């Protein structure tokens, strides 16, 4: 120093052959049960998708440059 992977809620991730309001679990909170708690059931909040330019009618997804992690080679 090169290569290669990876970056999306508070936690693990899908989404990545570009298209309509970005989603699940798990967690938090509201409400139902319950003397109370906890399992359970409901429902609600949360993310300008890691950054910046670019393409293009449209970008989480495509180029490019950068950051930050992890593997490898040296």
């Nucleotide at each position: 120093g090169c290569g290669c992977c990876u970056g999306u809620a508070g936690c693990u991730c899908a989404g990545c052959u570009g298209g309509a309001u970005a989603g699940a679990g798990c967690g938090a909170c509201u409400g139902c049960c319950u003397c109370c708690u906890a399992a359970g059931c409901c429902g609600u909040a949360g993310g300008c998708c890691c950054c910046g330019c670019g393409u293009u009618c449209g970008a989480a997804u495509c180029g490019c440059g950068g950051c930050a992690g992890g593997c490898g080679c040296a």

Model confidence (mean pLDDT): 82 of 100. A computed fold for a 74-nucleotide RNA from a Candidatus Omnitrophota bacterium, annotated as transfer RNA.